[in-house]
Context: one part of a larger RNA
RNA sequence: CUGGGUGUAAAGCGCGAGCAGGCGGCUUGGUAAGUUGGGUGUGAAAACUCCUGGCUCAACUGGGAGAGGACGCUCAAGACUGCUGAGCUCGAGAUUGGCAGAGGGAGGUGGAAUUCCCGGUGUAGUGGUGAAAUGCGUAGAUAUCGGGAGGAACACCAGUGGCGAAAGCGGCCUCCUGGGCCAAUACUGACGCUGAGAUGCGAAAGCUAGGGGAGCGAACGGGAUUAGAAACCCCGGUAGUCCUAGCCGUAAACGAUGUCAACUGGGUGUGAGCGGGUUAGAAUCCAUUCGUGCCGAAGCCAACGCGAUAAGUUGACCACCUGGGGACUACGGCCGCAAGGUUAAAACUC
Numbered sequence: 001c002u003g004g005g006u007g008u009a010a011a012g013c014g015c016g017a018g019c020a021g022g023c024g025g026c027u028u029g030g031u032a033a034g035u036u037g038g039g040u041g042u043g044a045a046a047a048c049u050c051c052u053g054g055c056u057c058a059a060c061u062g063g064g065a066g067a068g069g070a071c072g073c074u075c076a077a078g079a080c081u082g083c084u085g086a087g088c089u090c091g092a093g094a095u096u097g098g099c100a101g102a103g104g105g106a107g108g109u110g111g112a113a114u115u116c117c118c119g120g121u122g123u124a125g126u127g128g129u130g131a132a133a134u135g136c137g138u139a140g141a142u143a144u145c146g147g148g149a150g151g152a153a154c155a156c157c158a159g160u161g162g163c164g165a166a167a168g169c170g171g172c173c174u175c176c177u178g179g180g181c182c183a184a185u186a187c188u189g190a191c192g193c194u195g196a197g198a199u200g201c202g203a204a205a206g207c208u209a210g211g212g213g214a215g216c217g218a219a220c221g222g223g224a225u226u227a228g229a230a231a232c233c234c235c236g237g238u239a240g241u242c243c244u245a246g247c248c249g250u251a252a253a254c255g256a257u258g259u260c261a262a263c264u265g266g267g268u269g270u271g272a273g274c275g276g277g278u279u280a281g282a283a284u285c286c287a288u289u290c291g292u293g294c295c296g297a298a299g300c301c302a303a304c305g306c307g308a309u310a311a312g313u314u315g316a317c318c319a320c321c322u323g324g325g326g327a328c329u330a331c332g333g334c335c336g337c338a339a340g341g342u343u344a345a346a347a348c349u350c
Base pairs, nucleotide, nucleotide: 004321005320006319007304008303012318014201015200016199021194022193023192025088026087027086028085029084030083031082033081034080035077036076037075038074039073040072041071049064050063051062053060091191092188093187094185095184096183097182098181099180103177104176105175106174107173108172109171110154115149116148117147118146119145120144121143125136126135162169163168206247207246208245209244210243211242215241216240220236221235222234223233258317259316260315261314262313263312266295267294268293269292270291271290272289273288275286276285277284299306300305323350324349325348332343333342334341335340
C1' cells in the first nucleotide's frame, strides 16, 4: 500500500431539494498538467557489499559497486485522464396531443349513526357481565314516534387497487396548485449522477395561546375479579383526540433492503396508456411502455430466502459498522418554553 461488511448476526441518515466536493455519453483538432520512455544531475559521510592495506585476528585504512523510490533539468511519446476548440444525439431537458389518480391547499355542502334538549305514546324496569355489582329509572328511564342542537368520522364502492419523496392521503362539489405516465416531434445539445455541511418536509404523543368538545378516553373515582389486583372485565370520567397560529423533530419513521445507471431465461395476476387483428360496439387476442403483486431459471446467500421492483453481474457517489454490558448514558457543545432532542465518551466488568 492492498484486502471486509451493512434484509434477519454490529451496520442504510425518516424523506427530499441542493452549494462545495467526487464521478461523468459519442466523434475529432490542439495542448502536454497527470501519465509513460530516454538522457542527465542530485541522492553527504558512516553503515551494507566487493577488493586492498593492516595482520594470527578484531578494531581500523584506502578504493570501487549497488541503492526501491523521491526531487530538479532536458529530449521525446500522445493511448487514457485533465484543460481547450469544433461537432453529434442515444443521457438529461423541451414542445404538442392525450390519460389515470384518497397528490397538496382553500371554500362550500350531504346523508347515516352516537349523544344531548323539547314534545307525544307508554310503564317498571334498564344497562352490563363468565356471573354480578356500581350506574340510570315512578321527579317516568329503557323502548318507540316527531321536532331541534352540536361535534367528529365518512358505511357500501374498496381491491396484495390508486397517488405521493417520505411522513401520509378516502362522502360530494367548486376554485387554486405539484408531480407522473403514454404517443408523436423537424427543438436545446451532456445542460448529467451523487451529495459532507447547511436547508426544507416530517405519524403519534407532548408544549404555548385562543376556540371547540358529540363519541372515545391516559390520569382519577367507583363496582367486580383475586391471596393481593397499583391490571385485564364493568359504570363514570379530566387532559387529549378536533380547528387556528406557533413549537417539538422523534417511531419496529420497516421492504428492518441509500440514490442513480447498465446488463442477465421464463410463467401468472392486476392498474394506467398507445398501436394492431377481430367486432355493429365490446369481451377477447397480439405487440409494446410505465407501475404494482405472486411463483420461479441461472446466479447469490451461513441459512431463511432474494431472484429484471435482486439480496444476481458491474460502475459512480453518500451514509454507516468494528465483542457484550456500562450506554439510545455522563460531561461539554448546539437546539428547545418545557418535556427533551442531537452529537457522544471513560473507569470498571465479562
Molecule: small-subunit ribosomal RNA, central domain
Organism: uncultured Chloroflexota bacterium